[in-house]
């Protein structure tokens, strides 16, 4: 300190998710030692036992062991008595039981926290003063006897004592009625005087201890104020003891604390009232701080003790282990009645993910009680369990390579594990055995504990594991698995080669832990004070008026509230920090310092805000003089034009539309003329002009009115600014009433259009659109920009209105104020962009946001006739939605350009018949692949065996083919048996080469294993090869510039070109990879070479020979073409046009040559190849088959259909290519096809070879023919082992369909298309009409670019990016989920009104009863108990709500799902522009 993740990349906004610390944890696998903390976070549920609050005999009266004395009795070692000592306890009685321990239920302010007040208070026990402790008294518990009850408890009689209870005395500075003086502080002190009241308690041998009064203190303790303290407005009004005075009562104390009587107040947007949630603090955690969340252990406070009420008692409770009642629940009961409260410590059931031992001891520190001893003390001290947390230690150190086995892996060579082990040397911290052995204790007393801790023996011995490796985040390979098991924190792995799943190896990273899971903070500047934001991303109210409230101008004063500085109190302690010290170190302890922003006092300053007081004029206003204006409201007036009526003329259609019907007309429309009559709306002026707060305002006028600017400067003298609530106005549509109602038009009907049309188009038409009064209050109410002030560069227009200058004037120039555009600087922006009219510096008020959907939706409220508006939510889901801007790719967008793309032609294809392929189907097989242009005469330049990969049957298994080993045999080659044939079998000849005599080389056979073999699978693993856009003109880089980036410039832009060809401009400037051009072929033409060519000559003629080298030609080397010249166009340019000259003119023609990319194109079957897979079979051999089937579909061709033709006879011109296992002349033989012969030729020599379309001459004459030639039959030929399946050729016979081809489709722009031969590979043959070249004869037509297709380059739009075969909506049907309605049903809290009222204070009453104290002699009295009444009031009963759980037939939307239905609404001009409102 940031990182993942929206996109093809960017940037930005913006969520969601990690890495960090943390815990009272829990879970998972593991788990050695030890110190020190911690351990029911859930059911304040419910408990069995046992323990936790007792003491005191030096307060009392009894008891009276045990021991001693002394005595009597007599059985002489036992009994009895007295006395003394005093264990021991029940009870009286004092203290303590309000501490100490525990829980966190209730409690949003009663509490707490921090400061403060009590002049409005108590205070046991403790200290310290001063005074005192006198005289008396009657009782009663215990015991003791009866006696009830089951028990729990009692009852009655008699008797007793105290420091128990009572009464007198005395008593101050005590309390109290009144009085006077002081007192800056007055409900008060203090001083003085007065009626009046008012204690005591005894005990020890003794010191003592205690006890009464009064005052002081010291602790604690009550009460009051200030101020802070969660969430909710979908809780806005709430309160009769309520708020206040007066008296009174109560209290330790003030007070509605309680009461009577008065008043009628109090509280509230600064958030009461109500719901909901929680005990608070000190700390604890996270943070860099601010803050955030928390509130276990320790420490403060508080509240509660089964639920709810109440008061006793006491110093102090309304009392955890006290009491009363009432309720629930659990227990005894003899059915009559009783007992009980673990949120003490331990435990036990229950809940739960989860949380200990029914431990020792009071040794220590502390508390109660006691003069003490002591007793008690689950308070504490230990100790017991749990890695639950913090800290600390070990699991061994050195050396050790042939770098061992083993495991992995591997390119087989190795590499890793790994110095790691083994070994060999040492060492013992821990273990175990043994011994000594603390401090905690200041004189005894040790629970821990024979602990810590030291010392010796032993012996590497007792001791590692959890994760997790695709990125983020250190750490990588094989194997298995194949969208399957799984994994996942976010993105996201897995569909046959997963570093993401399981496993191994290995590595990494913590370690007695390691992960995981909840849960806070953080990162998150994602609620922003510190420290965001609002024009398009979420976010400015539709505009204005103004109320609280916030904010405020200049100058001079007062004050000190805010602010500043100084000093003082406090802010417990622990903690945190620092420091030093102590357990061997840390952890943990202790000791002292510092820190403690708060809060409070007190002294000062006095800039600044605030306050009080004076003034001031800029800010705002008022009064004056102009001045623009569709600002408002009402009133009158007007014309064009539509329609409808009424008349005239005239006669057939009119009217719509892409096209067309419906619609209107001979009852006379439409057209046209005249008249009239309604309504609604105001052309032209007109304009990024003007008004207006915004909605909005337009024909002319005429009243009423509302606000703006300018001008000069008179006047007030801060009167400003925003503005929560409020309030006022607010387009259209709609709503109510009443009217108008010409055009136009929701909905409604008809006609079209469609697959369909609830629609876009047509033809009618009704609400409504207009007026009037009222209502609705909402829009994309938009500048998607709140309102006001100030500053920050220009420029240029327009609207208003002024000054200055000039003129005769209008103008022109200058310049101010106000508004209202455009352009742009700086400066902001994510970026587009804004830019004195800011989106720029700044203040100042308000309003609003805070992933997306779910939803502007539910529920509730409010307004509203209603529609529906305003507030305004969850639950669920997702991992993202979103904004600018880039490259692309699309588009039924645009602009320019170009292709045999249309057009314009010539020729086809489709129809026929035939070949050929392909689908299909059939099959035993019909082997495979190729499938849209870019598959189908395509792999396959040639399936009868073979090929052959397929099928049936027969056989072989180291294999038909390679390497390595062993045996045997040369090798070979003839002959027979079987057999369909592969094989098997058996006979015979044969016996070679080297040689160092072992044995080698090449071949054949045989055996064993390492292996071969697979045209088996994946072309979605792959190399190569290929096709296609496209022979389109285009793809790129350097380096500099622009831009945050992605990218961009260049490579656009103006010509121009076949061309990103060239040019010129231009922040670009150069290059590369395409284009050209460099090659080759054909066209001229030189030289040079002439042989087998070519030409003379001789010849009738060929041949040969002789001769030449002009000519043709062949072969090689050059020349020639460049817009070079010239006109013209054009920017003085590229270039076009056009000309001259040339064989050739503007790329002369053709060919080869294919840029970067894209189709997961194609090919594992040409070949190489990864992995997988088969191994007597998926490999190998033969033999028959099939690959040729055939109802049918498509393709690709050939033949035709005929007279521009077809049949004979006759003639005449290429070119390019093959040929010795070949081509084959000659010359016979046959009707042929072909036999038979065998010159020549290894080719410019010689053969294939005849080119043929043409040309002459006949015969046919419009027909299914002298067209066509399928198809069949006899008959033959040839190639081959072999021609049935299933080759080809030839005769003769036969003689089909076709008379020019519907929809649709294709090729062709000049030696081109048509037509006409010829050759050639393959290849024994040939199903070739096929490909591959080769020449012969040779047209038409191109206006042009509006339309189809395809392409380019530039611009636009975009929701596309798997790139329009895109993306995507909405109803439907199915699953499932959450949620709203819902007729009720339920359980809870609150609480109203009323009833009934338990204990219990008070009070009241004299109804009973009463005795001991005190007063009377006495009677009685004062007391006192009990009962009864009266208030209060808990629980409970009846009732009228209110909030709120859950259930609920069935209804409603909403979300999410796999390839479901219908349809296509939106992105592009989405093929009707989208979209807001109604």
């Nucleotide at each position: 300190a940031g990182a993942g993740u929206u996109u093809g990349a960017u940037c930005c906004u913006g969520g969601c998710u990690c890495a960090g610390a943390g815990u009272g944890a829990a879970c998972g696998c593991u788990g050695g030692c030890g110190g020190c903390g911690u351990g029911c976070c859930u059911a304040a549920c419910a408990c069995a036992u046992g323990c936790a609050a007792g003491u005191c005999g030096a307060a009392c009266g009894a008891u009276g062991a045990u021991g001693g004395a002394a005595g009597a009795g007599c059985u002489u070692g036992c009994u009895c008595u007295u006395c003394c000592u005093g264990a021991u306890u029940a009870g009286u009685g004092g203290c303590g039981c309000a501490c100490g321990g525990g829980u966190g239920a209730g409690u949003a302010u009663a509490c707490c926290a921090u400061a403060g007040a009590u002049a409005a208070u108590g205070u046991a026990c403790c200290u310290c003063u001063u005074a005192g402790u006198u005289c008396g008294g009657g009782a009663u518990a215990g015991c003791c006897a009866c006696u009830g009850g089951a028990a729990a408890c009692g009852g009655u009689g008699a008797u007793u004592a105290a420091u128990a209870c009572c009464g007198g005395a005395u008593a101050c500075u005590c309390c109290u009625u009144c009085u006077u003086a002081c007192u800056c502080u007055a409900a008060g002190g203090u001083a003085a005087g007065u009626c009046g009241g008012g204690a005591a308690a005894g005990u020890u041998u003794u010191u003592u201890c205690g006890c009464u009064a009064a005052g002081a203190g010291a602790u604690c303790a009550g009460u009051c104020u200030a101020u802070g303290u969660c969430c909710u407005a979908u809780c806005a009004g709430c309160u009769a003891g309520u708020u206040g005075g007066u008296g009174a009562g109560g209290u330790a104390a003030u007070g509605g604390c309680u009461c009577a009587c008065c008043a009628a107040g109090g509280c509230u947007a600064u958030g009461a009232c109500g719901g909901g949630u929680a005990u608070c603090u000190g700390g604890u955690u996270u943070g860099a701080g601010a803050g955030g969340a928390u509130g276990a252990u320790c420490a403060g406070a508080c509240a509660c003790a089964c639920u709810g009420g109440a008061a006793c008692u006491g110093a102090g409770a309304c009392a955890c282990g006290g009491u009363c009642c009432a309720g629930a629940c659990u227990c005894c009961u003899a059915c009559g009645g009783g007992a009980g409260g673990c949120a003490g410590c331990a435990g036990u059931g229950a809940g739960g993910a989860a949380u200990a031992u029914u431990g020792c001891a009071c040794a220590a520190u502390g508390g109660a009680g006691g003069a003490a001893a002591c007793u008690c003390u689950g308070a504490u001290g230990c100790a017991g369990c749990a890695a639950c947390g913090c800290c600390g230690c070990g699991u061994g150190g050195a050396g050790g390579a042939u770098g061992a086995c083993g495991c992995a892996u591997u390119u087989c060579g190795g590499u890793g594990u790994g110095u790691a082990a083994a070994c060999u040397c040492c060492u013992u911290u821990u273990a175990a055995g043994a011994g000594g052995g603390a401090a905690g204790a200041u004189a005894a007393u040790g629970a821990c504990g024979g602990u810590a801790c030291c010392u010796c023996u032993u012996g590497a011995a007792u001791a590692a594991g959890c994760a997790c490796c695709g990125g983020c985040u250190a750490a990588c390979u094989c194997c298995g698995u194949g969208c399957c098991a799984g994994c996942a924190g976010c993105c996201g792995c897995g569909g046959u080669a997963a570093g993401a799943c399981a496993g191994a190896g290995g590595a990494u990273g913590c370690a007695a832990g390691c992960g995981u899971u909840a849960u806070c903070c953080g990162g998150a500047a994602u609620g922003a004070u510190u420290g965001g934001g609002c024009g398009u991303a979420a976010a400015g109210c539709g505009u204005c008026u103004g109320u609280a409230g916030g904010u405020g101008g200049c100058u001079u004063u007062u004050c000190a509230a805010g602010u500043c500085c100084g000093c003082c109190g406090u802010c417990a302690a622990a903690u945190c920090c620092c420091a030093g010290g102590g357990c061997u170190c840390a952890a943990c302890c202790c000791u002292g310092g510092a820190c403690a922003g708060g809060c409070g006092g007190u002294g000062g300053a006095a800039a600044c805000u605030a306050c009080c007081a004076a003034g001031c004029u800029g800010g705002a206003g008022u009064a004056c003089g102009g001045u623009a204006g569709g600002g408002g409201c009402a009133g009158a007036g007007g014309g064009a034009a539509u329609u409808u009526c009424c008349g005239g003329u005239g006669g057939a259609g009119c009217g719509g539309u892409g096209a067309a019907a419906u619609g209107c007309a001979u009852u006379g429309a439409g057209a046209u003329c005249g008249g009239a009559a309604a309504g609604a709306a105001c052309a032209c002026c007109a304009a990024c002009g003007g008004c207006g707060a915004a909605a909005g305002c337009a024909c002319u006028c005429u009243g009423c009115u509302g606000g703006g600017c300018c001008g000069a400067c008179a006047c007030u003298g801060a009167c400003a600014c925003u503005g929560a609530g409020a309030g006022a106005c607010g387009a259209a549509a709609g709503c109510u009433a009443g009217g108008g109602g010409a055009g136009c038009a929701a909905a409604u009907g008809g006609g079209a259009u469609u697959a369909g049309a609830g629609a876009c188009c047509c033809c009618a038409g009704u609400a409504g659109u207009c007026c009037u009064a009222g209502c609705c209050g909402u829009a994309a109410a938009c500048g998607a920009u709140g309102g006001a002030u100030a500053c920050u560069a220009g420029g240029u227009g327009c609207u208003g209105u002024g000054c200055g200058a000039c003129u005769c004037g209008a103008c022109c120039c200058g310049u101010g104020c106000a508004g209202u555009g455009c352009u742009g600087u700086a400066g902001c922006u994510a970026a587009c962009g804004c830019g004195u009219u800011a989106a720029g510096u700044a203040u100042c008020c308000c309003g609003c946001c805070u992933g997306g959907g779910g939803a502007g939706u539910a529920c509730g409220u409010u307004c509203g006739c209603a529609a529906g508006a305003a507030u305004g939510a969850a639950a669920c889901u997702c991992a993202a939605a979103g904004g600018a801007a880039u490259u692309g790719a699309c588009g039924g967008g645009g602009g320019c350009c170009c292709g045999c793309a249309c057009a314009a032609g010539c020729g086809g294809u489709g129809g026929a018949g035939c070949a050929u392929g392909u689908g299909g189907u059939u099959u035993a097989a019909u082997u495979c692949g190729a499938u849209g242009c870019a598959a189908a005469g395509c792999g396959a330049a040639g399936a009868a065996c073979c090929u052959u990969a397929c099928c049936a049957g027969g056989g072989c298994u180291u294999g038909a083919c390679a390497u390595g080993c062993c045996g045997c045999g040369a090798a070979u080659c003839c002959u027979c048996u079987u057999g369909a044939a592969a094989g098997a079998g058996a006979g015979g000849a044969g016996u070679g080469c080297c040689c160092u005599u072992g044995g080698g080389a090449a071949c054949g056979c045989g055996g064993a294993c390492a292996c071969a073999g697979g045209u088996g699978g994946u072309g979605c693993a792959u190399g190569g090869c290929u096709g296609u856009c496209g022979u389109c003109a285009g793809c790129u880089c350097g380096u500099g510039c622009c831009g945050u980036a992605a990218g961009g410039u260049g490579u656009u832009g103006g010509g121009u070109u076949a061309a990103g060809u060239c040019u010129c401009g231009c922040a670009a400037c150069g290059a590369g990879c395409g284009c050209a051009a460099c090659c080759c072929u054909c066209g001229u033409g030189u030289u040079u070479a002439g042989u087998u060519g070519c030409c003379a000559c001789u010849a009738u003629g060929a041949g040969u020979u002789u001769g030449g080298a002009a000519c043709c030609c062949u072969g090689a080397a050059c020349a020639g073409a460049c817009c070079g010249c010239c006109g013209g166009u054009g920017u003085u340019a590229a270039g076009c046009c056009g000309g001259a000259g040339g064989a050739a003119g503007g790329a002369g023609a053709g060919g080869a040559u294919g840029a970067g990319g894209c189709c997961a194109a194609g090919u594992c079957a040409u070949c190489a190849u990864g992995c997988c897979c088969c191994u007597u079979a998926u490999g190998c051999c033969c033999u028959g088959g099939g690959c040729g089937a055939c109802a049918c579909a498509c393709g690709u061709g050939c033949u035709a259909c005929a007279a521009u033709g077809g049949g004979c006879g006759g003639g005449a011109c290429a070119a390019a290519g093959g040929g010795u296992c070949g081509c084959g002349a000659u010359c016979u033989c046959g009707c042929g096809a072909g036999g038979g012969u065998g010159a020549g030729c290894u080719a410019a020599c010689u053969c294939c070879a005849a080119a043929a379309a043409c040309c002459c001459g006949u015969c046919c004459u419009c027909a299914g023919u002298u067209c066509g030639g399928a198809u069949u039959g006899c008959a033959g030929g040839c190639u081959g082992c072999a021609a049935c399946u299933c080759g080809c050729c030839u005769g003769c016979a036969u003689g089909a369909a076709g008379c020019a081809g519907g929809a649709a489709u294709c090729g062709c722009u000049a030696g081109u298309a048509a037509u006409c031969g010829c050759c050639g590979g393959u290849c024994a043959g040939c199903c070739a009409u096929a490909c591959g070249g080769c020449g012969g004869u040779g047209a038409a037509u191109c206006c042009g670019u509006u339309c189809c297709c395809g392409g380019g380059c530039c611009u636009u739009g975009u929701a596309c990016a798997c790139a329009c075969u895109g993306c995507c909506c909405g109803u439907c049907a199915c699953a499932c989920u959450a949620u709203a309605g819902g007729a009720g049903c339920u359980g809870g809290c609150c609480a109203u009104g009323u009833u009934u009222g338990a204990a219990g204070u008070c009070a009241u009453u004299a109804c009973c009863c009463u005795u001991a104290a005190c007063c009377g002699u006495a009677a009685g009295g004062a007391g006192g108990g009990g009962g009864a009444u009266g208030c209060c009031u808990a629980a409970g009963g009846c009732u009228a709500g209110g909030c709120u759980u859950g259930c609920g037939a069935c209804u409603g939307g909403a979300g999410u799902g796999a390839a479901g239905u219908c349809g296509u609404a939106a992105c592009a001009a989405g093929g009707u522009a989208a979209a807001g409102g109604g």
A computed fold for a 1478-nucleotide RNA from an uncultured bacterium, annotated as small-subunit ribosomal RNA. Model confidence (mean pLDDT): 83 of 100.